[in-house]
RNA sequence: GAUGAACGCUGGCGGCGUGCUUAACACAUGCAAGUCGAACGGACCCAUAUUGAAACCUAGUGAUAUAUGGGUUAGUGGCGGACGGGUGAGUAACGCGUGGGUAACCUGCCCUGUACAGGGGGAUAACACUUAGAAAUAGGUGCUAAUACCGCAUGAGCGCACAAAGGCGCAUGCCUAUGUGCGGGAAGCCCGCGAGGGCGGUACGGGAUGGGCCCGCGUCUGAUUAGCCAGUUGGCAGGGUAACGGCCUACCAAAGCGACGAUCAGUAGCCGGCCUGAGAGGGUGGACGGCCACAUUGGGACUGAGACACGGCCCAAACUCCUACGGGAGGCAGCAGUGGGGGAUAUUGCACAAUGGGGGAAACCCUGAUGCAGCGACGCCGCGUGAGUGAAGGAGCGUUUCGGCGCGUAAAGCUCUAUCAGCAGGGAAGACAAACUGCCCCGGAAGGGGCAGCCGGACGGUACCUGACCAAGAAGCCCCGGCUAACUACGUGCCAGCAGCCGCGGUAAUACGUAGGGGGCAAGCGUUAUCCGGAUUUACUGGGUGUAAAGGGAGCGUAGACGGCAAGACAAGCCUGGAGUGAAAGGCGGGGGCCCAACCCCCGGACUGCUCUGGGAACUGUCUGGCUGGAGUGCAGGAGGGGUAAGUGGAAUUCCUAGUGUAGCGGUGAAAUGCGUAGAUAUUAGGAGGAACACCAGUGGCGAAGGCGGCUUACUGGACUGUAACUGACGUUGAGGCUCGAAAGCGUGGGGAGCAAACAGGAUUAGAUACCCUGGUAGUCCACGCAGUAAACGAUGAAUGCUAAUUGUCCGGAGGGAUUGACCUCUGGGUGAUACAGCGAAAGCGUUAAGCAUUCCACCUGGGGAGUACGCCGGCAACGGUGAAACUCAAAGGAAUUGACGGGGGCCCGCACAAGCGGAGGAACAUGUGGUUUAAUUCGAUGAUACGCGAGGAACCUUACCCGGGCUCAAACGCAGGAGGAAUACAUUUGAAAGGGUGUAGCUCUACGGAGUCUUCUGCGAGGUGCUGCAUGGUUGUCGUCAGCUCGUGCCGUGAGGUGUCGGCUUAAGUGCCAUAACGAGCGCAACCCCUAUCGACAGUUGCCAACAGGUUAAGCUGGGAACUCUGUCGAGACUGCCGGCGCAAGCUGCGAGGAAGGCGGGGAUGACGUCAAAUCAGCACGGCCCUUACGUCCGGGGCGACACACGUGUUACAAUGGCAGGUACAGCGGGAUGCCACGGGGCGACCCGGCGCUGAACCCGAAAACCUGUCUCAGUUCGGAUUGGAGUCUGCAACUCGACUCCAUGAAGCUGGAUUCGCUAGUAAUCGCGCAUCAGCCACGGCGCGGUGAAUACGUUCCCGAGCCUUGUACACACCGCCCGUCAAGCUAUGAAAGCCGGGGGUACCUGAAGUGCGUAACCGCAAGGAGCGCCCUAGGGUAAAACUGGUGAUUGGGGCU
Repeated sequence: GAUGAACGCUGGCGGCGUGCUUAACACAUGCAAGUCGAACGGACCCAUAUUGAAACCUAGUGAUAUAUGGGUUAGUGGCGGACGGGUGAGUAACGCGUGGGUAACCUGCCCUGUACAGGGGGAUAACACUUAGAAAUAGGUGCUAAUACCGCAUGAGCGCACAAAGGCGCAUGCCUAUGUGCGGGAAGCCCGCGAGGGCGGUACGGGAUGGGCCCGCGUCUGAUUAGCCAGUUGGCAGGGUAACGGCCUACCAAAGCGACGAUCAGUAGCCGGCCUGAGAGGGUGGACGGCCACAUUGGGACUGAGACACGGCCCAAACUCCUACGGGAGGCAGCAGUGGGGGAUAUUGCACAAUGGGGGAAACCCUGAUGCAGCGACGCCGCGUGAGUGAAGGAGCGUUUCGGCGCGUAAAGCUCUAUCAGCAGGGAAGACAAACUGCCCCGGAAGGGGCAGCCGGACGGUACCUGACCAAGAAGCCCCGGCUAACUACGUGCCAGCAGCCGCGGUAAUACGUAGGGGGCAAGCGUUAUCCGGAUUUACUGGGUGUAAAGGGAGCGUAGACGGCAAGACAAGCCUGGAGUGAAAGGCGGGGGCCCAACCCCCGGACUGCUCUGGGAACUGUCUGGCUGGAGUGCAGGAGGGGUAAGUGGAAUUCCUAGUGUAGCGGUGAAAUGCGUAGAUAUUAGGAGGAACACCAGUGGCGAAGGCGGCUUACUGGACUGUAACUGACGUUGAGGCUCGAAAGCGUGGGGAGCAAACAGGAUUAGAUACCCUGGUAGUCCACGCAGUAAACGAUGAAUGCUAAUUGUCCGGAGGGAUUGACCUCUGGGUGAUACAGCGAAAGCGUUAAGCAUUCCACCUGGGGAGUACGCCGGCAACGGUGAAACUCAAAGGAAUUGACGGGGGCCCGCACAAGCGGAGGAACAUGUGGUUUAAUUCGAUGAUACGCGAGGAACCUUACCCGGGCUCAAACGCAGGAGGAAUACAUUUGAAAGGGUGUAGCUCUACGGAGUCUUCUGCGAGGUGCUGCAUGGUUGUCGUCAGCUCGUGCCGUGAGGUGUCGGCUUAAGUGCCAUAACGAGCGCAACCCCUAUCGACAGUUGCCAACAGGUUAAGCUGGGAACUCUGUCGAGACUGCCGGCGCAAGCUGCGAGGAAGGCGGGGAUGACGUCAAAUCAGCACGGCCCUUACGUCCGGGGCGACACACGUGUUACAAUGGCAGGUACAGCGGGAUGCCACGGGGCGACCCGGCGCUGAACCCGAAAACCUGUCUCAGUUCGGAUUGGAGUCUGCAACUCGACUCCAUGAAGCUGGAUUCGCUAGUAAUCGCGCAUCAGCCACGGCGCGGUGAAUACGUUCCCGAGCCUUGUACACACCGCCCGUCAAGCUAUGAAAGCCGGGGGUACCUGAAGUGCGUAACCGCAAGGAGCGCCCUAGGGUAAAACUGGUGAUUGGGGCU
C1' cells in the first nucleotide's frame, strides 16, 4: 500500500459498487420453461342464422338439429426445455492460454441460389365403456384426425461404384467436366369468390454462425517417488464415429516413455485481469468477461441439428418423505428462504416499463435472465456538523517555583449564513417501437413500404427545482519512551498491568491506570488475519564460499557446457521491413455525461507475445577445405626419499648361552610396585629374532592427493630444459561413473624385538576409573581382502590470459668476461621472504592473488534441534553416504578496539617477603563487638576500609530506650484578634517529682481618648534522634602520596579508537634526556608553606652570667653586662655548585674535598581523573513519605554497666638485664582564677585545716628509667597482683543498681603461650616517665602530645601480598567473587521407536453383476417387415483376498527444547 474481510468503540446524509472465502452439508414453502387452435380430432362456453318437438293457445317463449363466428383448452403434433441462471467438487490434463491445422469433420433456426410438392394407405391418443391398485400408475375393448406414421411415382449440379481426361497439392490425396449403372424426397395451413399472395414442407449447392478433432510452445511442489507401461508401442485387416485415431476387435512384431525428470505422491479449476513493486519479479484468480468441469454419489443410453442433458429417462447406492406394508415419490452448486457449520456474509420484495431470450403470422404469453427497490460504514467517492467578531483573558478544570501558566477567541455575548435532515409546493429524462387508426406509394385485393396520430413507467411523486423556518438535530477513534508527530500531575509499587521490536513496572513511571493538555486521522478510528514492498534476506536485472554459512580428500573420465587464426557457403539463433492475430471490459493519454468526484460513455495508443513472409550476414551455430600460435609426438639431455618387487648392511633394544663379579638394580618431584644371593644391575664373548634406518637433513627434493628417507639391482610413472622434425584445435571443465585414498578398525593366514589402547599393580589426590612409575594384551610388521573417513588444511576447486619492483634457494639453459678466474647479464620450471597498485569487514592477500577478466564443476542462505530421526543405498561388523520436521531462541558468528583478568612473559617498586628486634594468639583484668538475656538492655559502624569506632569522658542530666505519672498552642518565640486587671512576691496543702488546689499582698504613665508591660484565651506559623545515605548537599574512609589521569591542534584508521603517554637510558616520580607524526598544554609529581638541624644580624625581660664590683648557709641574690645559653624576628646556607671515573645527554658513582647538613638532610601540611549505589538523614542542612490528646513534650525510677559463651584492641605479669628498701641526678610539651597551690600544721594515707605567690619565660603543677648502696637466690617466691573482707577520703541534690582514690587484711590465674598472626629500617624499634583535652567526679590501662635512655638487621627479589609500565591470550565487560560444561532431582513441552489396535485413498486378482448399447437366436406373436423371450460380451455397484502407500492411537522407552 492492498482486502469479498472479521472484531472493539463510535456513527449525520447521499451517489456508485459489493455481500457464505466455512459444510459440492441437509433442505419446509413459493416461484425460476414454456408456447403455438393460422398443424389435428375432440370437449366445454357464448353469439348469430336456419330448423322448429312438447306445452300454453296464439303474443311469443322455445327443446332439438344444422351452419357460421368467437373464447377456453386436457390430448395428438411442432418448435423450445443442449440457451439463459448456479457452483468450483473433480481435473497437473491439449483442461486452460497463445498460435496454427482439418486434403479427417458436423452445423436446427437465419441469409442466398436451383429444383420440386403427383397419387395413395393403415393406425393411434384424446373420447366412451371397463379391469387392477391405498396411491403413483398400469392394462383391456371399441371409435377418430393431422404438418403424426408408411409405401409408390418423379429425379437435378445429390450419394456410391466403374471408365477415361485435364488441373492442383508437402504427403495420404484433392478439384473440375463427361459417360454408364445403382440408391434416395415432400405437408400442408391462413387470407382471398377466384386468380394470386403469405407462412410453412422436400432435395441439393453457397454463405454466416456455432461446434468436434489434431498439433507447436507455455502452465505448482516433492528424487527421502528412478525406473514405468500389455492395448502397452507400431503394423495389417475389419468394426465404429459427423470425423482422424488402439477408439474397439483379431493377428503379427517388441516396441514406447524417462535424469531436458517418466511413474508415483501432494496441492490446485485455467485465463483476461487484480494487489504490490522503480522495474524484473512476487502473490492472487472474489465481483465483471472468455473457456472448462459438475448438478445428491456412481453407471448408462434414448431423443435430437446439438446432450450422454441442473428444474428429461433407466439402473445401482446413501438419505428424506408418503403408504392400506403390497408399493411409490424426491434432488435449491436457479431466486428468495430454513436448519447446520462458522470469526463472518442480505428480502420467503416490485415489475416485465427498459435490455435480452423462447414460442407464435400476430395480438400476446412465459422469463427470480434482467431492471429496480430493501438490509449491512463492507469498500470507493462527495457533503455537512457552521461563519465573522469577541478579554492582556470570566467561571470551571488542570498545573504551579504560589508570582503565575494552560485549556483560550475557545465559551458567553453580538452580527451573519442555510448545504444536509425535517415541512410545504412544483416535478422529469429513461419511450423507441410493435399493434391499431388515418393519409401516401406498389398492387384490382390480400400483402409490402413510408409519414402522422394514439397508447404504454416497476423504480416513483423518485432525482431535481422553489419557498418558509431555526445554529436549532449531526464527532468520534487511536496515539503521545525511541523507531514516530505529540508531556505533565496523581494513583500503583516487579503488584496491577503494557508490549510491533528494543523494552517499561521493585515509592519521585513522559512506557501501567486515571485526569488535564497535546498529536494524528475523521463518519470513521484502531486491532487481528492474509499478500507484496522495504529484503541485493534465493541475487535474471542483482549475492557469495581463506577466517562470518559455504571448495567435493584427490585424480581419470562419460553426457553436457564452453572453446584458437584466416576464408567460403547456409540462414537455426540474431537484426530489420511488411501482414495476420493479440475479444470485450480493465490499465494509460485525450475528450465527453451525471453540480464535482467515485461512476459511466467515446476516441486513440498500448497489450513488451505468437504466426506467416521479404531482406541482411557482423557475431553464435552448421557445413567445406586450409593455418600453427593452444595441445600433443619425435630427438638430445640432466635432477629427484615418485612407485612396485627381490636382495643386502651396520648401529641400537630385548632375549638365550658362557665367563668375570657382588649387593643391590630400577624408577621418581619424592617414592613404591617390579627385578635381584636360585647371583640381578654392570662388564666380556658368542648366538637368536623382529622392527626402524642416527649423522647427511635444509620454509631442500619428488608425487594428483593420501604420502615418500640405509644400500644394491630389475621393472616402471610423471615433471623439467634444449631443439623445432611431425600431427593440425586433437582443447578446458566435468553431473552421474570408475580408481586412489593417513591413522584407527574388521576378516583369513603368518610374524612379534621394541613400543603400547584395554587390563593389573604402585604412587599422587578429598576422590584420581587421569597426568607419573612398574608390568602388559590386542595392535603396530608381512601377504591377501574389506572399510572410505580426518583440523584429508594453504581451513584457499580446476584451467587460461593480463597486471610495479627487490631478494634467498632447488633443477636446467644461453651470452659476456676470463684462461683455470672470483664474477656479470639474460632466460625456463619449482619453492620461500618483503612490498607498489588493486582487493578486503578487518586482520591480511599481493605474478604461487584473496588483484583484473573468461570457462566449467562443487557448495551456502540466522542459531539450536542435527549431521540427529525416518526411509533408501553401501558394508561381515564398526559404521559410512544421502538427509528432514515439530519445537525453541533473538540472537549465534567474524575481524578488530578499549579495559579487566591469567596457577602468561619482561622490567620495576613497597617492612611485601627475606634478615632482625619486640609483640598478639595461652593467664587475670580493662574496653569494644557478636550472641544470648531483658520491660528496656536506644541507635549507628561489619573483610581489608567495623570491633579503646561515632563517645575528647552514660550515677541524675546526657538519653534517643523501658515502666509509671502529667500536658495538648503544647517547652520557647513571633504575628493577628478578644478578655482581664496587673506584673511580682510570699504562705499553705497534695504529690515521688512534674503538676494540681487554696490563700495573702500588689501596677506605671497620661493631654483622661488611651498607651506601655504582663497574664490568660482563640487562630496561624510548631515539634519529631520517625523512614529513605539506593532521592541529596556537605564531610570522611580506601585504593594511595600509588604515578598516574586528560585536553587542543595535527596525523593514522570506514569505525570503535590510536598517536602524543610508545622505544632506549635515567629517576622517589609521565623525574629528566635522547629518539620520534607529532607539537604543545592542563590536573597530579617536585617546588613554594610550617617544625627541626648550623650560622649571622637585630632585640635583651619574667630568661642568661663570661669579665668587673658587692654579697650569702646556699643561690644571678644585688650593682651592672649584652659576650654565651636561651627567647623572638629577619636573613644566610645545599645547587650534583667543585674534583675523579662512567655516560651522547639526563644522570649515576667515589670511606673525594669543603661543610652543621650531600645528593629529596629529617618530619609535617598538602591526596590528580576516578573506584567501592563505601560511611553518615543520629553533628548539621535538605527533597519526598509518615505521626499530630502523639512517633510531640515534662517529670520520677530503671536501662544503656545484664552474662553459659565467641572475637578484636589494650593493661599488668609470669621475674634476677629482676623485685624490694635507702640514697642521689638530669627534661620537654603544656595547664592554671568556682583554678594551680608554695610554705606551715594534722592524718600511716587518700586528704583535711590555715595560707604566700601567680590572670603566668616571674608563682604553682612536676619526672621516671638511669646511677650508688643493701637485701632477696629460682620458689608460684620478698615474682604477680586479680578477687574478697574491713575501715576510710573526695566530688556531687544523690555513689544501692553504678564513681575514683587511700589504708589494713586476703593473695587467684599465670613459670613466656598451638595453628596462625601484627608492628618497625634510626634518634626508628624497644623501654621510661611527664603533660593536655573532655571533666563536679570518674570507671583513662583509651586518645592526643612531650621529652629521657637507646639497639639489631636488610644476602637479595625465587616465593606470599599489594601497586606501576610494556607485551601476549581471552568465549570475561556486573569485567575471574567472571564465564561456563555434563550428569542427577523437579515441572512443562514437541518429537523418534514400540507388542499392537483403529482408519483412509489408490491400484491389482478372483467371484457376482443392475440398467443399457452392440451381437446371436429353432420353438412364442406377426402374411411379412419385424418383435417378444432367451443367450453372449462389456460394465456401475457388491463380495472375497494378498500386498504396497498414508494417517491416528499405544503400556513402555530414546534422545531434544524451555524453566
Description: This is a predicted structure of a 1459-nucleotide RNA (small-subunit ribosomal RNA) from an uncultured bacterium. Its mean pLDDT, the model's own confidence on a scale to 100, is 82. RNAcentral holds the sequence, with entries from ENA. Rfam family: Bacterial small subunit ribosomal RNA.